[in-house]
Context: one part of a larger RNA
RNA sequence: UUGGGCGUAAAGGGUGCGUAGGCGGCUUAUUAAGUCUAAGGUUAAAGGUUCUUGCUUAACAAGAGAGAUGCUUUGGAUACUAAUUGUCUAGAGACAUAGAGGGGAAGGUAGAAUUCCCGGUGUAGCGGUGAAAUGCGUAGAGAUCGGGAGGAAUACCAGUGGCGAAGGCGGCCUUCUGGACUGACACUGACGCUGAGGUGCGAAAGCGUGGGUAGCAAACAGGAUUAGAUACCCCAGUAGUCCUAGCCGUAAACUAUGGAUACUAAAUGGUUGUUCGCAAGGAUGACUGUUGUAGCUAACGCGUGAAGUUGACCGCCUGGGGAGUACGGUCGCAAGAUUAAAACUC
Numbered sequence: 001u002u003g004g005g006c007g008u009a010a011a012g013g014g015u016g017c018g019u020a021g022g023c024g025g026c027u028u029a030u031u032a033a034g035u036c037u038a039a040g041g042u043u044a045a046a047g048g049u050u051c052u053u054g055c056u057u058a059a060c061a062a063g064a065g066a067g068a069u070g071c072u073u074u075g076g077a078u079a080c081u082a083a084u085u086g087u088c089u090a091g092a093g094a095c096a097u098a099g100a101g102g103g104g105a106a107g108g109u110a111g112a113a114u115u116c117c118c119g120g121u122g123u124a125g126c127g128g129u130g131a132a133a134u135g136c137g138u139a140g141a142g143a144u145c146g147g148g149a150g151g152a153a154u155a156c157c158a159g160u161g162g163c164g165a166a167g168g169c170g171g172c173c174u175u176c177u178g179g180a181c182u183g184a185c186a187c188u189g190a191c192g193c194u195g196a197g198g199u200g201c202g203a204a205a206g207c208g209u210g211g212g213u214a215g216c217a218a219a220c221a222g223g224a225u226u227a228g229a230u231a232c233c234c235c236a237g238u239a240g241u242c243c244u245a246g247c248c249g250u251a252a253a254c255u256a257u258g259g260a261u262a263c264u265a266a267a268u269g270g271u272u273g274u275u276c277g278c279a280a281g282g283a284u285g286a287c288u289g290u291u292g293u294a295g296c297u298a299a300c301g302c303g304u305g306a307a308g309u310u311g312a313c314c315g316c317c318u319g320g321g322g323a324g325u326a327c328g329g330u331c332g333c334a335a336g337a338u339u340a341a342a343a344c345u346c
Stems, first nucleotide, its partner, number of pairs: 003318004007300002012314001014201004021194003025088001027086001029084003033081002035077008049065006091191001092188002095183002103177007110154001115149007125136002162169002206247002210243002215241002222234002258313001262309002266291011295302002319346003328339004
């Protein structure tokens, strides 16, 4: 618990779908719940306040009045909100056509390259480094030619290029499948936005099952370097990296910028549609870059894809450390994740 904020100072949830809730386009009629208005009742006394009076004055006291946010009853108003009702088409959806795309899933397949195996030629080195050594090699290595095996990844194209909600996605072919864009306005007629909980997805590493293992490579071991070297460099090398059906649920999950709407100068590139045109070129959408006006910002910078202007919705922050820790709960096979303090201290 107000206020002020959340690109970089603390702070945007990793990201979708969606329940409740909150908010919601134009217009007709009705109701009168909210709202506005009038009157009645109530709103104890004291106190406060206005006037008058009494103690010499004041404090103080007494009398009278106004007031008394609120609640309630009745009558009225109907602009807005709400409810009911009828209409509309600018939001949203549905429709149609082709085109673009590493969007997803499954299956198949290709050629380089590394490694290993077999065979041929061939002889003493190869490899590695700053320099070396460990290592490999006369049991024939390295080099070179031919054949084979197997796994993983797809050079060039390749691009501040494309697609996807995000994570992410890259040889080629086939099948299945999601989305966006464009165009028309024939159709529906507010069906919308956001979204606590909930639920799906979610890199890498890691976990358990069964496979697979070419290259790379934590750990481990050796050689160097060094004062030391539990490292950087080198020779090797196991988990792992790959597949399978599961778990985990975290990242600088970053644009460090929540999603949706409307408005607010321009200039110049790229991708992809439509359209006019013989062409040059122009018009109009969507996406993606750079510069930049107004404006904003503490500054840096942002600047029609806003960090500008506008109202609505969600998440989050509230000095540093202690601490994203302890305890408890939930989840997990575990690792741990999530929720999340306090003492104390400056």
Predicted 3D model of a 346-nucleotide part of an RNA (small-subunit ribosomal RNA, central domain) from Potamilus streckersoni.
Model confidence (mean pLDDT): 86 of 100.
Lineage of the source: Eukaryota > Eumetazoa > Lophotrochozoa > Unionoidea > Potamilus.